[in-house]
This is a predicted structure of a 409-nucleotide RNA (Bacterial RNase P class A) from Candidatus Kuenenia stuttgartensis.
RNA sequence: GGAGUGGAUCGGGCGAUCGUCGGCCGACACGUGCCCUGCACGAUGUCGGCGGGAGGAAAGUCCGGGCUCCAUAGGGCACGAUGGUGGGUAACGCCCACCGGCCGCGAGGUCAGGGAAAGUGCAACAGAAAGCAGACCGCCAGAGAGGCGACUCACUGGUAAGGGUGAAACGGUGAGGUAAGAGCUCACCAGCAGGCCGGGUGACCGGUCUGGCUCGGCAAACCCCAUCGGGAGCAAGGCCAAGCAGAAAGGACGCCGUCCCUCGGGGCGGCACGUGGCGGCCCGCCGCGUCACACUUUCGGGUAGGCUGCUCGAGGCGGCGGGCAACCGCCGUCCUAGAGAAAUGAUCGUCGCCGGUCGGCCUUUCGGUCGGCCGGGCACAGAACCCGGCUUACAGAUCCACUCCAGUA
Numbered sequence: 001g002g003a004g005u006g007g008a009u010c011g012g013g014c015g016a017u018c019g020u021c022g023g024c025c026g027a028c029a030c031g032u033g034c035c036c037u038g039c040a041c042g043a044u045g046u047c048g049g050c051g052g053g054a055g056g057a058a059a060g061u062c063c064g065g066g067c068u069c070c071a072u073a074g075g076g077c078a079c080g081a082u083g084g085u086g087g088g089u090a091a092c093g094c095c096c097a098c099c100g101g102c103c104g105c106g107a108g109g110u111c112a113g114g115g116a117a118a119g120u121g122c123a124a125c126a127g128a129a130a131g132c133a134g135a136c137c138g139c140c141a142g143a144g145a146g147g148c149g150a151c152u153c154a155c156u157g158g159u160a161a162g163g164g165u166g167a168a169a170c171g172g173u174g175a176g177g178u179a180a181g182a183g184c185u186c187a188c189c190a191g192c193a194g195g196c197c198g199g200g201u202g203a204c205c206g207g208u209c210u211g212g213c214u215c216g217g218c219a220a221a222c223c224c225c226a227u228c229g230g231g232a233g234c235a236a237g238g239c240c241a242a243g244c245a246g247a248a249a250g251g252a253c254g255c256c257g258u259c260c261c262u263c264g265g266g267g268c269g270g271c272a273c274g275u276g277g278c279g280g281c282c283c284g285c286c287g288c289g290u291c292a293c294a295c296u297u298u299c300g301g302g303u304a305g306g307c308u309g310c311u312c313g314a315g316g317c318g319g320c321g322g323g324c325a326a327c328c329g330c331c332g333u334c335c336u337a338g339a340g341a342a343a344u345g346a347u348c349g350u351c352g353c354c355g356g357u358c359g360g361c362c363u364u365u366c367g368g369u370c371g372g373c374c375g376g377g378c379a380c381a382g383a384a385c386c387c388g389g390c391u392u393a394c395a396g397a398u399c400c401a402c403u404c405c406a407g408u409a
Stems, first nucleotide, its partner, number of pairs: 001405010012351007020053002023050007030042005055380001059391002062389005067233004074283004079229005084098005099113001100111004114224002119222002121218002136163002138159005144153003171189006190214001192211008237308004246299005254271007272290006315334008352378001353376010
């Protein structure tokens, strides 16, 4: 100097003039109440002062929660999700560290990373044959036919080492052995299944020994294993004001005991039956009912107003300590939107930044730096109960750490 890898920050500043939304404080008016010439309150109005007002993604609605209701809320099946190990966290499918596979010279990146010898299933074409398969060309032996001979033809048996097809052909190399061959046998190696020793919390890693000699891929195919999981959601829910109008149909068999009584009946308890509640089903639990309540279905009516939930938090920032890290603990400090059809803006000037151009200086080149002029409002994009993540979008600028290449000293 060039090419990369991983991470972090900013993404406009200042001033002026208008405009807009909330909060707090004060004054006056109005209303209400009281301990009544004052005080307190407010869904009200006006004025004054102080201070505040979109994001790193607010986006996607993909995960996890806080919170609210069902509701007193347990167990199982089904269904869904996750998938190496150990930590972090309120929790997670997230984050950190490590292990293993694959990619990269490397810094690093990536993985839907448990099980294929429990079962079922899938894989085009080519090929003899694609999972415990197979004989197209071959190789060997037998006897038969032909031939002077070398050999040739058909049949029977053996074979899978050689060739071919394919992405992949049921271990590799070498030697022995065989009629020819084959892990048939042996040596070395790879793989698989085990034993022992060492390291590590663990996933795993290293060493050594034994064995049969060797049974691919896909589970983001069904499946098996381990772990986890109620549902609905701020349009959840709560309060106030106002207003109306309910009707019809369905549906459970009732029994026993006891008390009261005006002898019509009523209350309580148990059994049985019906039914509601809990995403689906079952059990359990709680509640209602048994001649008509709850419940189910159909038809019809009223309201859609106001307040609240609504912003102090698993909060931000700084320091110290622990930890490889994620993160945790302690101390100090700060309050940084709460709209309600949706506010947080507009204009001007200037600085910054970006682009183009001219000139000076430096430089081998690329380029750097200074000054002038012109252009550009200047990336992605807007809170809606809140928070932790992931994913996607993003003009430009800056910083940190590391890797590789070339050159110089």
It was read from a public genome assembly, where an Rfam model found it. Its mean pLDDT, the model's own confidence on a scale to 100, is 78. Rfam family: Bacterial RNase P class A. Rfam describes the family as follows. Ribonuclease P (RNase P) is a ubiquitous endoribonuclease, found in archaea, bacteria and eukarya as well as chloroplasts and mitochondria.